A computed fold for an 86-nucleotide RNA from Bacillus pinisoli, annotated as c-di-GMP-I riboswitch aptamer. NCBI's taxonomy places the organism under Bacteria, Bacillota, Bacilli, Bacillaceae, Bacillus. Model confidence (mean pLDDT): 85 of 100. Of the family's consensus pairs, 95% are formed in the model.
RNA sequence: GAUUGAUAAAGGCAAACCCAUUGAAAAAUGGUGACGCAAAGCUAGAGGGACUAACGGGUUAUACCCUAUGUCAGCCAGCUGCCGAU
Numbered sequence: 001g002a003u004u005g006a007u008a009a010a011g012g013c014a015a016a017c018c019c020a021u022u023g024a025a026a027a028a029u030g031g032u033g034a035c036g037c038a039a040a041g042c043u044a045g046a047g048g049g050a051c052u053a054a055c056g057g058g059u060u061a062u063a064c065c066c067u068a069u070g071u072c073a074g075c076c077a078g079c080u081g082c083c084g085a086u
Base pairs, nucleotide, nucleotide: 002086003085004084005083012037013036018031019030020029021028022027035074041079042078043077047076048075049072050071051070056066057065058064059063
């Protein structure tokens, strides 16, 4: 440097539920808690995808549809990286 995650050590992260706060929502943050993770570290104007639809627009209008400028990195992807093995 490349490939790889059998075994091992040291450690790391923390799904769902519930509570609080923020938000129109998706969701985020904190607490609680571990489903899992070898990148569950970073990147969301300038890769794809997913969620929401406030504002705005449309319609046959107590409603429905479209729309990201909002959100997701624990969907793929890109970048970086610990330990072990070859």